[in-house]
RNA sequence: UGGUUAUACAGAAGAGUGGAGAGAGCGGGCUCUGAGAAACUCUGGCAACCAAUUAUUCGUUACUUUACGAAAAAGAAAGGUGCCAAUACCCGGCCGGAAACGGAAUUAUAAUUU
Numbered sequence: 001u002g003g004u005u006a007u008a009c010a011g012a013a014g015a016g017u018g019g020a021g022a023g024a025g026c027g028g029g030c031u032c033u034g035a036g037a038a039a040c041u042c043u044g045g046c047a048a049c050c051a052a053u054u055a056u057u058c059g060u061u062a063c064u065u066u067a068c069g070a071a072a073a074a075g076a077a078a079g080g081u082g083c084c085a086a087u088a089c090c091c092g093g094c095c096g097g098a099a100a101c102g103g104a105a106u107u108a109u110a111a112u113u114u
Base pairs, nucleotide, nucleotide: 002113003112004111005110006109007108008107013043014042015041016040017039021032022031023030026092027091028090029089044084045083046082049080050079053074054073056071057070058069059068060067088106094103095102096101
């Protein structure tokens, strides 16, 4: 960098540096912002993807006890990440639909793989 799978209407902010933009991208809207944007740092927090824990079921091994693997579940938060305005801010770009809405694509994050 690419592929696969899962999730994305819940949740969680203060300080310092900085000094004008920010909300992924394009069009439109709306919002945040000199009462200080982005970015970086520190501290705090949220969540529970991975790891770890518990008991259950299944498979293999074993032979009635063990080990390994898988599945779905529970509670916790010390490790690896992520996140902490507004649904991924809203609508549109593609498909279905009169609309509401549903799906796809894209993006982000995690795990795995190349």
The prediction has a mean pLDDT of 79. Predicted 3D model of a 114-nucleotide RNA (SAM riboswitch aptamer (S box leader)) from a Prolixibacteraceae bacterium. The model forms 90% of the base pairs in the Rfam consensus. The sequence was found by an Rfam model in a public genome assembly. Lineage of the source: Bacteria > Bacteroidota > Bacteroidia > Marinilabiliales > Prolixibacteraceae.